A computed fold for a 73-nucleotide RNA from an Oligoflexia bacterium, annotated as transfer RNA.
Rfam family: tRNA. It is annotated as a transfer RNA.
Model confidence (mean pLDDT): 81 of 100.
The organism belongs to Oligoflexia, within Bacteria.
Order: sequence, then structure tokens, then C1' cells
RNA sequence: GGGCCCUUAGCUCAGUUGGUAGAGCGUUUCACUGGCAGUGAAAAGGUCAGGAGUUCGACUCUCCUAGGGUCCA
Repeated sequence: GGGCCCUUAGCUCAGUUGGUAGAGCGUUUCACUGGCAGUGAAAAGGUCAGGAGUUCGACUCUCCUAGGGUCCA
């Protein structure tokens, strides 16, 4: 320098051909218990790495940039 892959909640990750984003763990509250732990219920938490484009509509498609991984030179 070139090819390919990844970037989504605090963490680990889903998201099936474009139709307004979820799970587990964690956090908070409530109930059970004398308390802790544990179990159950509920809630909060996201500019989907950043920008631009296409589209009625983009996490999803295209381009550029940044970071990480891997291969080639």
C1' cells in the first nucleotide's frame, strides 16, 4: 500500500430478502424473608462508530472517514 470482516443498551451479543430495535447479565424499584442471599414482577438505559447519498421510509443498500481484526505484498 491492497483485499476481506467487525463497530447496535454499562458488558456479551441477536436483529430472516428496507417498514419506527430486542435478549441474557448488570443497574433501580416493589413483593416474598427478621436481614442478607435467592426467586418473582416492573422500570430506566440506544443520535444502531461518524458523515453524505439513494428511497415515501435505512441498523439494513451505496460512497467516504475513524477504530479494531485478519490475509497478501